About this RNA:
Model confidence (mean pLDDT): 77 of 100. This is a predicted structure of a 104-nucleotide RNA (TPP riboswitch aptamer (THI element)) from Pseudohoeflea suaedae.
[in-house]
RNA sequence: AUUGCUCUAACGGGGUGCCCGGCGUCAGCCGGGCUGAGAGGCGCAGCCAACCCGAAGAACCUGAUCCGGUUAGCACCGGCGGAGGGAUUAGAAGCCAGCGUCCU
Numbered sequence: 001a002u003u004g005c006u007c008u009a010a011c012g013g014g015g016u017g018c019c020c021g022g023c024g025u026c027a028g029c030c031g032g033g034c035u036g037a038g039a040g041g042c043g044c045a046g047c048c049a050a051c052c053c054g055a056a057g058a059a060c061c062u063g064a065u066c067c068g069g070u071u072a073g074c075a076c077c078g079g080c081g082g083a084g085g086g087a088u089u090a091g092a093a094g095c096c097a098g099c100g101u102c103c104u
Stems, first nucleotide, its partner, number of pairs: 001101002004099002006092005011054004017034007040048003060085003066079004
């Protein structure tokens, strides 16, 4: 110094995994467990619901059946990563006290 923080509305983006047991016509179905904000439902090329995220964007996707640690496995931690992609508007409140960011 102030485009941000809070609330509302509408819109948009996104994921739904792992393990064990049983059944199976090998497409899947049922039950149990784990992590997580979320692992749901239906008439399943899709729609709906909840949840998360919307550029100050690790929500989520690609690299990736990636690398190291760890775990029953996923998850998690670190790397890759200053990588490449990725979805917003309006209104209200507040206004430099604090946080964040930028400048000197």

Its Rfam family is "TPP riboswitch aptamer (THI element)". Rfam describes the family as follows. Vitamin B(1) in its active form thiamin pyrophosphate (TPP) is an essential coenzyme that is synthesised by coupling of pyrimidine and thiazole moieties in bacteria. Rfam links the family to the GO term thiamine pyrophosphate binding. It was read from a public genome assembly, where an Rfam model found it. Lineage of the source: Bacteria > Pseudomonadati > Pseudomonadota > Hyphomicrobiales > Pseudohoeflea.